[in-house]
The RNA shown here (c-di-GMP-I riboswitch aptamer) has 92 nucleotides and comes from a Deltaproteobacteria bacterium. The model forms 85% of the base pairs in the Rfam consensus. NCBI's taxonomy places the organism under Bacteria, Pseudomonadati, Myxococcota, Myxococcia. The coordinates come from a structure-prediction model, not an experiment, and the mean pLDDT is 83. The sequence was found by an Rfam model in a public genome assembly.
């Protein structure tokens, strides 16, 4: 010091639900509350799920009137997974 994670020991986070503010939404924030977390500290770089707007085109119906896939654009999630980067102890 790395790797690693204990029925260790200091601390930390806050799931769902609830109030309040924001947002078209997904979400986010500030109280409460804790299911749970060795990064559940930070970062949208890959997948990948979500909301929103909106073509051509394809399928249902076709007399239509809606459905429904679907690309693109924009955003959202770090408590989906990888990844990148910072950090507490120190047992086997």
């Nucleotide at each position: 010091c790395a790797c690693c994670g204990a029925u260790a020991a200091u601390a930390g986070c806050a799931a769902a639900c609830u109030c309040g503010g924001g947002g078209u939404a997904a979400c986010c924030u500030g109280g409460g509350g804790a299911c749970g977390c060795a990064a559940a500290g930070c970062c949208a770089c890959g997948g990948g799920u979500c909301c929103a707007u909106u073509a051509a085109u394809c399928c249902c119906a076709c007399g239509a009137a809606g459905g429904g896939a679907g690309g693109a654009u924009g955003g959202a999630c770090a408590g989906c997974c990888g990844g990148g980067u910072u950090g507490c102890c120190g047992a086997a």